[in-house]
This is a predicted structure of a 93-nucleotide RNA (Bacterial small signal recognition particle RNA) from a Deltaproteobacteria bacterium.
């Protein structure tokens, strides 16, 4: 100085695992909405008004599925960098 074979390191993808997002379903008697039957309250009256249960929508949870995402991790696996580092040959001084 080249050739070769590993080891660490980095990145990339891939497997695994593990959380989040989306996606279903449950999910507030009332301190969430939205329509509110009765009733109730204003009117002379037409009406209006707050508004409870019903219903129907969510929240925060809680549960399912892995098909997408998006992070973290690796005593899994492939390459790439020639960073860095060990060895062996070959040549030159």
């Nucleotide at each position: 100085a080249g050739c070769c074979a590993g080891g660490c390191c980095u990145u990339a993808c891939a497997a695994c695992g593990g959380a989040g997002g989306c996606u279903u379903g449950c999910g507030a008697a009332c301190c969430c909405c939205g329509c509110c039957a009765g009733g109730c309250c204003c009117g002379g009256a037409a009406g209006g008004g707050a508004g409870c249960a019903a219903c129907g929508g969510u929240a925060a949870g809680c549960a399912a599925a892995u098909a997408c995402u998006u992070c973290c991790g690796u005593g899994u696996g492939u390459a790439a960098g020639u960073g860095c580092u060990u060895g062996g040959c070959u040549a030159u001084c």
NCBI's taxonomy places the organism under Bacteria, Pseudomonadati, Myxococcota, Myxococcia. It was read from a public genome assembly, where an Rfam model found it. The coordinates come from a structure-prediction model, not an experiment, and the mean pLDDT is 78. Rfam family: Bacterial small signal recognition particle RNA. For this family Rfam cites "SRPDB: Signal Recognition Particle Database" (Rosenblad et al., Nucleic Acids Res, 2003). It is annotated as a non-coding RNA gene. Gene Ontology terms of the family: SRP-dependent cotranslational protein targeting to membrane, signal sequence recognition and signal recognition particle, plasma membrane targeting. Clan: SRP clan.